[in-house]
Context: one part of a larger RNA
């Protein structure tokens, strides 16, 4: 001196890193890969219209009944006139006013049904992506890496460029009806649509060629509706990623010394996007090896980090590149690209449901749990930013990624105050008893407010609009020394010394050693010494 640390003792703040090195053990529970109605049939859910009904509420207008009022009469009251008030009675009404019933037709609102017509969409057909990102390092001594070369090769999106996009066609999901299952699913019949399937039509071009010729394409869709756009198909070129070959180089072990029959190599045919024993049929006996082959052990590799003056050692965490690997073994499909974390099949182990017939699952993705362990953190916001997939786009979706939250785990900066103050308080401590020492340290006097509290103000990230983080960062004020100091040593290596206890006990100790009655080496206790929000031990490397 360094460390992905632990530990003990203590602990004020801030930046910015970092955080299961151990069980690639087992894994509740939440998300962690979707998206596209501008490719299609349709309509489960919301919602908008429109249609029917049914109720309420207001309005008109017409019928129907009833009152008042107009008439006539009558009183035994009131006034004392013709008038009120109360009865009755009507063949009547300029229909003047009020009130109930009912019918019809507008028009508000509810409230049920119908309707894909409209925003939109559960499930489905199809198209893109789910081969990136994200984790881990069991395996792997090997063209795995790294580094320089090389020739038989492929490529979806996207970039130029050249031609096309013509006429059909038969089905099938979902839908409807059933049916079998405890579920997980499954199976029948029927109807239907496409950028979904399949022929024909052309053939710029491409592939074959015995040069004569022969085989080989397509698809729509939007909209302000006839012109643009997004696509579709062949074709050649790029970019740019990706398979192969191959020199150099890449850990110990000879108490590992022979190792190899698809083995070496030849033809020939399959296979493959491609060379090639990579796979098979013959033919030949080759091939590697003390320049360490074969076996064994042990490890992912590199840029890098770390020490050191360098040369070397000694690791490979974060972070970037490349390999592998996804409960263990195997295997294929599909696709531009996979033998495929969050896909299939098939075994196996272990979990978890059953109605016992049968199913169902894989956190080495981000939180979490338990186990182990000396030891590693929140079942957090958020798509604002960059990035990514789908989409014309709005938008969705995204535990990548942005941010918080925990930990002194590192590294950096900042405080716990600053001046002045004694022939020097009180105390401790030591003493030769004089005095020394803690010690300007403290009281006290002045000042400052970095930090802490409160309260105002308030950015950039974001472009024209959009902010998790967050009213955060930085500023203004006000308060008030106000919130903040421990840890190891102190015989010598090695800075720092005395007293008291202990008496080979108790203990220390890295090494030499200390302790057996005057112990600077053991507890303490005052000093002092070294670092200082941190000191020390403990482990590793150099």
């Nucleotide at each position: 001196g360094a460390u992905g640390a632990a530990u003990g003792c203590u602990g004020g703040c801030g930046g910015c890193g970092u955080g299961c090195c151990u069980a690639a053990u087992a894994c509740a529970u939440g998300c962690a890969a979707g998206u596209c109605g501008a490719g299609c049939g349709g309509u489960a859910a919301c919602a908008u219209g429109a249609g029917c009904u049914u109720c309420a509420c207001c309005g008109u207008u017409c019928u129907c009944u009833u009152g008042u009022c107009a008439c006539a009469c009558c009183u035994g009251c009131c006034a004392a006139u013709u008038g009120g008030a109360g009865g009755u009675g009507a063949a009547u009404g300029a229909u003047a006013c009020g009130a109930g019933a009912g019918a019809a037709c507008a028009g508000u609102g509810a409230a049920g049904c119908u309707u894909g017509a409209u925003g939109a969409c559960g499930a489905g057909c199809g198209g893109c992506g789910g081969a990136c990102g994200g984790c881990u390092g069991a395996g792997u001594a090997a063209c795995g890496c790294g580094u320089g070369g090389g020739a038989a090769c492929a490529c979806a999106c996207c970039c130029c460029a050249a031609a096309a996009u013509g006429a059909g066609g038969g089905a099938u999901a979902a839908g409807c009806u059933c049916u079998c299952g405890a579920a997980a699913g499954a199976g029948a019949g029927u109807c239907u649509a496409a950028u979904a399937c399949c022929g024909c039509a052309u053939g710029u071009g491409a592939u074959c060629u015995u040069c004569g010729g022969a085989u080989u394409a397509a698809a729509g869709g939007a909209u302000u509706u006839u012109a643009u756009c997004c696509g579709u198909u062949u074709u050649g070129g790029g970019a740019g990623u990706g398979g192969c070959c191959u020199g150099c180089g890449u850990a110990c072990g000879a108490u590992u010394a022979g190792a190899u029959a698809g083995u070496u190599g030849g033809u020939g045919a399959g296979g493959u996007a491609a060379u090639g024993g990579c796979u098979c049929a013959c033919c030949a006996a080759g091939u590697c090896g003390a320049c360490g082959a074969u076996c064994g052990u042990u490890a992912g590799a590199u840029g890098g980090u770390u020490u050191g003056a360098g040369a070397g050692g000694a690791u490979g965490a974060u972070c970037a590149u490349c390999c592998a690997g996804a409960c263990u073994g195997g295997g294929a499909c599909u696709g531009a690209g996979a033998c495929a974390c969050g896909g299939c099949c098939c075994a196996g182990a272990c979990u978890c449901c059953u109605a016992c017939g049968g199913g169902a699952g894989g956190c080495a993705g981000c939180a979490g749990u338990a186990g182990g362990g000396a030891a590693u953190c929140u079942u957090u916001c958020a798509c604002a930013a960059u990035g990514g997939a789908c989409g014309a786009a709005a938008g969705u979706c995204u535990g990548a990624u942005g941010g918080a939250g925990c930990a002194a785990c590192g590294c950096c900066g900042c405080g716990u105050g600053c001046a002045g103050g004694a022939c020097g308080a009180a105390g401790g401590c030591c003493u030769u008893c004089g005095g020394g020492u803690c010690g300007u340290a403290a009281a006290c006097u002045g000042c400052u407010u970095u930090u802490a509290u409160a309260a105002g103000c308030g950015a950039g990230a974001a472009a024209u609009a959009u902010g998790a983080u967050g009213g955060u960062a930085a500023c203004u004020u006000a308060u008030g020394a106000a919130u903040a100091a421990g840890g190891a040593u102190c015989g010598g290596c090695u800075a720092a010394c005395u007293a008291c206890g202990u008496g080979c006990c108790a203990g220390c100790a890295g090494c030499c050693g200390c302790g057996g009655u005057c112990a600077u080496a053991c507890g303490u206790a005052g000093g002092a010494u070294c670092c200082g929000a941190g000191c020390a031990u403990u482990a590793u490397c150099c």
Molecule: small-subunit ribosomal RNA, 5' domain
Organism: uncultured bacterium